A computed fold for a 676-nucleotide part of an RNA from a Candidatus Pacearchaeota archaeon, annotated as large-subunit ribosomal RNA, domain II. Rfam family: Archaeal large subunit ribosomal RNA. Its family is annotated with structural constituent of ribosome and ribosome in the Gene Ontology. NCBI's taxonomy places the organism under Archaea, Nanobdellati, Candidatus Pacearchaeota.

Context: one part of a larger RNA
RNA sequence: CCCAAGGAGUUUAUCUAAGUGGCGAGGUUAACAAUAGGAAGCCGAAGCGAAAGCAAGUAUGAAAAUGCGUUAGUCACUUGGAUAAGAUCUGAAGCCAGAUGAUCUAAUCGUGAGCAAGGUGAAGUUUCUCGAAAGGGAAAUGGAGGCCUGAACUAGUGUUGUGGGCAUGCACUUAGAUGACUUGCGAUUAGGGGUGAAAAGCCUAUCGAAUCUGGCAAUGGCUGAUUCCUGUUGAAAUAUGCCUACGUAUAGUCUCGUAAUUGACUUUCUUACGGUGUAAAGUACGGAUAGAUCGUGCAGAGCGUUUUUGCUACGGCGAACUUUCCAACUCGGAAGCUGUAAGACGUUAAAUACGGGAAACAGCGGCGGCGCGUAAGGUGACGUCGCGAGACCAGAACAACGGAGACUAUAGUUAAGGUCCCAAAAUUCAUGUUAAGUGUAUCAAAAGGAGUCUUAAACCUGAGACACUAGGGAGGUAGACAUAGAAGCCGUCAUCCUUUAAAGAAAGCGUAACAGCUCACCUAUCGAGGUUUGAGGCCCUGAAAAUGGACGGGGCUAAAACAUGAUACCGAUACUAUAGGCAUGCUAAAUUUAGCAUUGCGGUAAACAGGCGUCUUUUCUGCGCAGAAGCUUUUUCGAGAGAAAAAGUGGAGCGGAAAGGAAUGAGAAUCUUGGG
Numbered sequence: 001c002c003c004a005a006g007g008a009g010u011u012u013a014u015c016u017a018a019g020u021g022g023c024g025a026g027g028u029u030a031a032c033a034a035u036a037g038g039a040a041g042c043c044g045a046a047g048c049g050a051a052a053g054c055a056a057g058u059a060u061g062a063a064a065a066u067g068c069g070u071u072a073g074u075c076a077c078u079u080g081g082a083u084a085a086g087a088u089c090u091g092a093a094g095c096c097a098g099a100u101g102a103u104c105u106a107a108u109c110g111u112g113a114g115c116a117a118g119g120u121g122a123a124g125u126u127u128c129u130c131g132a133a134a135g136g137g138a139a140a141u142g143g144a145g146g147c148c149u150g151a152a153c154u155a156g157u158g159u160u161g162u163g164g165g166c167a168u169g170c171a172c173u174u175a176g177a178u179g180a181c182u183u184g185c186g187a188u189u190a191g192g193g194g195u196g197a198a199a200a201g202c203c204u205a206u207c208g209a210a211u212c213u214g215g216c217a218a219u220g221g222c223u224g225a226u227u228c229c230u231g232u233u234g235a236a237a238u239a240u241g242c243c244u245a246c247g248u249a250u251a252g253u254c255u256c257g258u259a260a261u262u263g264a265c266u267u268u269c270u271u272a273c274g275g276u277g278u279a280a281a282g283u284a285c286g287g288a289u290a291g292a293u294c295g296u297g298c299a300g301a302g303c304g305u306u307u308u309u310g311c312u313a314c315g316g317c318g319a320a321c322u323u324u325c326c327a328a329c330u331c332g333g334a335a336g337c338u339g340u341a342a343g344a345c346g347u348u349a350a351a352u353a354c355g356g357g358a359a360a361c362a363g364c365g366g367c368g369g370c371g372c373g374u375a376a377g378g379u380g381a382c383g384u385c386g387c388g389a390g391a392c393c394a395g396a397a398c399a400a401c402g403g404a405g406a407c408u409a410u411a412g413u414u415a416a417g418g419u420c421c422c423a424a425a426a427u428u429c430a431u432g433u434u435a436a437g438u439g440u441a442u443c444a445a446a447a448g449g450a451g452u453c454u455u456a457a458a459c460c461u462g463a464g465a466c467a468c469u470a471g472g473g474a475g476g477u478a479g480a481c482a483u484a485g486a487a488g489c490c491g492u493c494a495u496c497c498u499u500u501a502a503a504g505a506a507a508g509c510g511u512a513a514c515a516g517c518u519c520a521c522c523u524a525u526c527g528a529g530g531u532u533u534g535a536g537g538c539c540c541u542g543a544a545a546a547u548g549g550a551c552g553g554g555g556c557u558a559a560a561a562c563a564u565g566a567u568a569c570c571g572a573u574a575c576u577a578u579a580g581g582c583a584u585g586c587u588a589a590a591u592u593u594a595g596c597a598u599u600g601c602g603g604u605a606a607a608c609a610g611g612c613g614u615c616u617u618u619u620c621u622g623c624g625c626a627g628a629a630g631c632u633u634u635u636u637c638g639a640g641a642g643a644a645a646a647a648g649u650g651g652a653g654c655g656g657a658a659a660g661g662a663a664u665g666a667g668a669a670u671c672u673u674g675g676g
Stems, first nucleotide, its partner, number of pairs: 001676006011085013026043003032037001047054002057068004088225002091222001095215006106189009115179001117149003120145001124141007153176003158172002161170002191207001193203003228611006238251005254357006262350001268344009281330002286326003290322002293319004298315001301312003363387006370380003392403002407580007417570003420554003426567001428566006439556002447541003451538010469524004474498003479493003504519001507518003581601003584597005612665001614662010630649008
């Protein structure tokens, strides 16, 4: 992992509601008896009041009036629910009691045992020597030590080696090895207790409280599981309370039943009278804001002073003016939303009350306008539409986005979205743009672009523009000053006049200063548009992520891109048509049919309704060795659970109808047992 079998809402009592039945102002028995009986008891038949008490009334109140009453029950059975019990099933860690353990291990006690070899060489002693002595030195001898090296033995440091063999092994390496050493045997200490050179270590593979049995089906607001079919309706993830926050109660929302009355409103528009303070805007109020002006010497400072003090740049305070603003500003103020009344065109079949049963009280997303946050697939509220509980088509794939709400079958028409190929349908038509594979995907900003297209304006231009080329670009003068020098060109001042087609007391380079090279300006040449500024479209740069790579892919350039239009076609469970099914209502009709309908038929939790199957009891009725059950295969019927038939196999039991009774339906529970 697979298969088989087992595997979870039960029983009793009470209450409550519905259904069915009996009797009925009554209903019914319990123990016991059993043909009968047994009337104790219970419920009902009268209530109200705290009570005395009164009574179809009563209590309160001075009264008006108000509260509760003035209505058939009761006993069974079935079903839904509640409560008490293990109460649908499985699952704790734990708590308590009594027993059993020191053959492991901790410590202690008693009695035994063990430690190759080598090294080092304490005290003491002896001899020699120095010394007056005390004592010192040397050499021998000696053999101490929680000494050294290292076997047995004991331990278990590192390898994050290797192993995982029914549970700590193996290998190499490492520590101690005469000691607080190691070890055999026998004893002692027991569970809130022991023992502990102390790690909460160890106490029989069990220890921050052992093991076994019992209390025990402990408890679990927690996780998981909970077994046949079909039909009708169909939620919630909100409010409030809670030692409440993954729970629960009440309300809201769902469902079923009953009742008598009525409806419920919805969309749009019109009219009349109202409500509102948002968006945008504004500055009349409140507050903020920038600028200049004015007033005030008000703080420090400086200056003037000679002291009283005087002046003011930066500041402070105040004022009016202009500027920019505001969730907690509004002189005003929309759209919109909304109330009442009436009307018009209309829509729909529900709404309300009472009673039975729930589920749910983790929500999430888009859009709109908000709060917090730099932001977030963030977070918290509001409204609405969705997902949740919604299939189908489109979006490559993709809960929520676009289209559209799926009873069944067939055919057609469309929606969103598409029409070169993958791949259904245009290589369709018209006019432009883009050259970047931009784009075909919605990633991208500020800032840039003699990319290109469109458009607007101004100016120059056959009296020759713009650009290239050639020539000129002068004189007074080297202007004056200043300077070592300053001649157009370090610097200061001035910036005139003349000759001219034109030429600045010079816009650059250059020299020590000159010189020299250009420019402005003029002429010639050429021969038609040019220069500048703004606006818009597409495009380019800006542009960085980790395996190679994504427009879904191929691929696409007067497109298969972008923009603006046009006409066809494709495309869904949508719409239309036809046929059929079921439900609801109505009308016929009268026991299950027919007709009609502007009807309905997606669905999780959940409510309600009707069925199928298994085992068994009773009654009735059947089948079977001329072949029962079971098994295999096929066919038919049914919406389905399922039912029936045929053939083969099998070899002895098995059905049908009605009414009961249930240990009654498996695919999931790290389910249990067995098998593979």